Transfer RNA from a Thermoplasmata archaeon, 71 nucleotides, folded computationally.
The prediction has a mean pLDDT of 81.
Rfam family: tRNA. The family's RNA type in Rfam is transfer RNA. Rfam links the family to the GO term triplet codon-amino acid adaptor activity.
The same sequence occurs in records of 2 taxa.
[in-house]
RNA sequence: GCCGAGGUAACAUAGCGGCUAUGUGGGGGCCUGCAGAGCCUCAAACGGGAGUUCAAAUCUCCCCCUCGGCC
Repeated sequence: GCCGAGGUAACAUAGCGGCUAUGUGGGGGCCUGCAGAGCCUCAAACGGGAGUUCAAAUCUCCCCCUCGGCC
């Protein structure tokens, strides 16, 4: 340099253009003599920018980063 895969909450993962999901973890509560388990509840994310669209995590373009391959 070329090709491919990927970047989503503190961590791990899902997500056919229309609600931003789940688990772990964290805060609060219920329960208990105390704790654990269980249950309820809350906060927290789409790598950056531009474009298309009524509407973008999702489609297009440019850039950044990670992994693999080729040379």